A computed fold for a 79-nucleotide RNA, annotated as ZMP/ZTP riboswitch aptamer (pfl RNA motif). The coordinates come from a structure-prediction model, not an experiment, and the mean pLDDT is 75. Rfam family: ZMP/ZTP riboswitch aptamer (pfl RNA motif). The literature on the family includes a 2015 paper in Chem Biol by Trausch et al., "Metal Ion-Mediated Nucleobase Recognition by the ZTP Riboswitch". Rfam 15.1 lists 3,295 matches to the family in 2,545 species. Gene Ontology terms of the family: regulation of purine nucleotide biosynthetic process and one-carbon metabolic process.
[in-house]
RNA sequence: UAUCAGCUGUAUGACUGGCGGAAGCAGAACAAACUGCAGGGGAGUACAGCGGAGCAAGCCGACCGCCUGGGCAGCCUGA
Numbered sequence: 001u002a003u004c005a006g007c008u009g010u011a012u013g014a015c016u017g018g019c020g021g022a023a024g025c026a027g028a029a030c031a032a033a034c035u036g037c038a039g040g041g042g043a044g045u046a047c048a049g050c051g052g053a054g055c056a057a058g059c060c061g062a063c064c065g066c067c068u069g070g071g072c073a074g075c076c077u078g079a
Stems, first nucleotide, its partner, number of pairs: 006050007015041002017067005024037004058072003
């Protein structure tokens, strides 16, 4: 010096489920928690700029409750 928390912009963008309250449409499913369409949300990633050490125990899909299933990030090991 590069790199790193964080912030902004652009592009991209996984995941976006079931029931109830009070919230898209159509079709299934409870041995389930899916399919298609529409809309919105959206972590993360890449680049650019700002920034200059701020512990970590993570982040994401209107809200609340009860559940289900994922994605991303991070860490470890090996090639």